[in-house]
RNA sequence: CCCUUAUUGAGAGAAGCUGAGGGAACAGGCCCUUUGAAGCUCGGCAACCUGCCGUAAGGCAAGGUGCUAAAUCCUGCGGUGCAACCGAAAGAUAAGGC
Numbered sequence: 001c002c003c004u005u006a007u008u009g010a011g012a013g014a015a016g017c018u019g020a021g022g023g024a025a026c027a028g029g030c031c032c033u034u035u036g037a038a039g040c041u042c043g044g045c046a047a048c049c050u051g052c053c054g055u056a057a058g059g060c061a062a063g064g065u066g067c068u069a070a071a072u073c074c075u076g077c078g079g080u081g082c083a084a085c086c087g088a089a090a091g092a093u094a095a096g097g098c
Base pairs, nucleotide, nucleotide: 002097003096004095005094006093007092008091013042015041016040017039021032022031023030026076027075028074029073043068044067045066048064049063050061051060052059053058072090077087078086079085080084
């Protein structure tokens, strides 16, 4: 890099350093941002793997990851008498595989 499976409308700081961008990519929207973006540190959230308890259901912990504006910010493809809903694709994360 690729493949498989699961999840993807919940949750999480008015902290420190720094200083201009950011919301995956393309397009169209719509937003966030010097009342401080991105990044780093600390804090926090969750509980996929992990450890412990348990016959099990499940519980506890938090070592490996992950996450910490808005549904994965919304739309992009297909279906349904269609301000909506359902599904797919793509993306993200985890655990396996090659």